[in-house]
RNA sequence: UGCCGGGUCUUACGCAAUAAAAACUCAUGAACCGCGUCAGGUCCGGAAGGAAGCAGCGCUAAGUGAUCAUUUUUAUGUGCCGUGAGGGCGCCUGGUGGCU
Numbered sequence: 001u002g003c004c005g006g007g008u009c010u011u012a013c014g015c016a017a018u019a020a021a022a023a024c025u026c027a028u029g030a031a032c033c034g035c036g037u038c039a040g041g042u043c044c045g046g047a048a049g050g051a052a053g054c055a056g057c058g059c060u061a062a063g064u065g066a067u068c069a070u071u072u073u074u075a076u077g078u079g080c081c082g083u084g085a086g087g088g089c090g091c092c093u094g095g096u097g098g099c100u
Stems, first nucleotide, its partner, number of pairs: 001097008009086006015079002017076007025066004034059004042051003
């Protein structure tokens, strides 16, 4: 000094991380206007029986709360991790050749 390759640069996609929200899980949760079971009492009936059904209890809805983890969604120069494309003025680096 020539050629080739890679990195740095730009960009797209992917992956991971972080943050937020939602879901899941658990707890709580309905005087009546949810469900079930309905003591007592009430009603129908001559009776046998039946009916509705308050309280209580149980299950749960909306809602509220809880802490890790998990899933989904969104976002972010968080990574400089992967792949492709672009760029090749400059810088770094590897290979190869020529000249000195």